[in-house]
Parts: sequence; C1' cells; structure tokens
RNA sequence: GUCCUUGUAGUGUAAUGGUUAACACAUCGGACUGGAAUACCGAAGACGUGGGUUCUAUUCCCGUCAAGGGCA
Repeated sequence: GUCCUUGUAGUGUAAUGGUUAACACAUCGGACUGGAAUACCGAAGACGUGGGUUCUAUUCCCGUCAAGGGCA
C1' cells in the first nucleotide's frame, strides 16, 4: 500500500429492515432476616463516528476512526 473480520450498558454476549434494543454478571434501591447472603422484587445504564438508501436502519451501502489478521 491493498484486502478481510470485528466495533452494542462497567464486563461478556444477542438482534438477520418494523412492538419500549434482549440476557447474564456487576452497580444502586427495596422487601425479607436477629444480622447477612450465593435466595426474592425493582431501577438506572449501550448501537465507534459522519453521510446515503428507505415510510422505517444496530441491521443495507459509502467514507472515516480504532482493534485484530492475510498478502505485498
């Protein structure tokens, strides 16, 4: 230089163009308890970024950024 893959809560993962972006752990609150929890209930928290297509985009397309890999 070129090509490919991956970017989603604090962490690890889901979503295959359409309901309020789901789950686990973690965090916070509550209930229970003599006290506490590995057990119960609830809450907050995320689509790397800029455009395009579309009635509608996490999803499809293009650029860009970051990480990893192949070739040279």

The RNA shown here (transfer RNA) has 72 nucleotides and comes from Actinia equina. RNAcentral records the identical sequence in 2 taxa. The coordinates come from a structure-prediction model, not an experiment, and the mean pLDDT is 81. It matches the Rfam family "tRNA". Rfam classes the family as a transfer RNA.